This is a predicted structure of a 147-nucleotide RNA (c-di-AMP riboswitch aptamer (ydaO/yuaA leader)) from Streptomyces vietnamensis.
Model confidence (mean pLDDT): 78 of 100.
It matches the Rfam family "c-di-AMP riboswitch aptamer (ydaO/yuaA leader)". For this family Rfam cites "New RNA motifs suggest an expanded scope for riboswitches in bacterial genetic control" (Barrick et al., Proc Natl Acad Sci U S A, 2004).
Lineage of the source: Bacteria > Bacillati > Actinomycetes > Streptomycetaceae > Streptomyces.
Of the family's consensus pairs, 92% are formed in the model.
[in-house]
RNA sequence: CGUGCGCACGCGCCGAAUCCUGAAAAGGAACCGGGGAACCACCAAUUGGGGUGAAUCGGACGCCUUCGUCUCGUACGGAGGGGCCCGUAGGAGACCUUCCUGCUCCGAACCCGUCAGCUAACCCGGUAGGCGAGAAGGAAGGAAAGG
Numbered sequence: 001c002g003u004g005c006g007c008a009c010g011c012g013c014c015g016a017a018u019c020c021u022g023a024a025a026a027g028g029a030a031c032c033g034g035g036g037a038a039c040c041a042c043c044a045a046u047u048g049g050g051g052u053g054a055a056u057c058g059g060a061c062g063c064c065u066u067c068g069u070c071u072c073g074u075a076c077g078g079a080g081g082g083g084c085c086c087g088u089a090g091g092a093g094a095c096c097u098u099c100c101u102g103c104u105c106c107g108a109a110c111c112c113g114u115c116a117g118c119u120a121a122c123c124c125g126g127u128a129g130g131c132g133a134g135a136a137g138g139a140a141g142g143a144a145a146g147g
Stems, first nucleotide, its partner, number of pairs: 011132004018029004030127006040117001048115001049112004057087003061083001063081007090106004095142007
C1' cells in the first nucleotide's frame, strides 16, 4: 500500500415494508396488496384457474420417461420433465423527477386451493427480509447547503 473477515457508529440501495402514541397489551397515520355492483368486456368450460413480483418468452447441447415408424441400429420422429448454457420482454444502480448516451447487474422465489374480468359503496390483509463501499456523463426543472 492492497485484499479478505469481524465489530461499532453513520451513509446509502432493492422492496409497500416507514412514522407516531402507549409501561405493556395494543392502537393510529401513511404506504402497499387482495376481494367486491352497475356499465363495459369475455364466451368460456382439467390442457384447471388465479395472485404478489421486473422476473416473461425463445433457442442450443445432453439426460430420463413414453409413443410411433422401420432397413431392428450408438436409427428416425412426436410429446413430457429436469440439468446446463446463450439470448430475451421487462427491471435496478447515491440529492429528487424526466429525457439522452453509456457501463455494471437482475431477469428469482413464493402463495391461494377448484375459486375470483373490470368494479362505486363496502370487506379483508401486509409493514418483512436482504445487501453495498461504491456512486458514470450531459440537459431541463426543483430541493438542500453556502453566500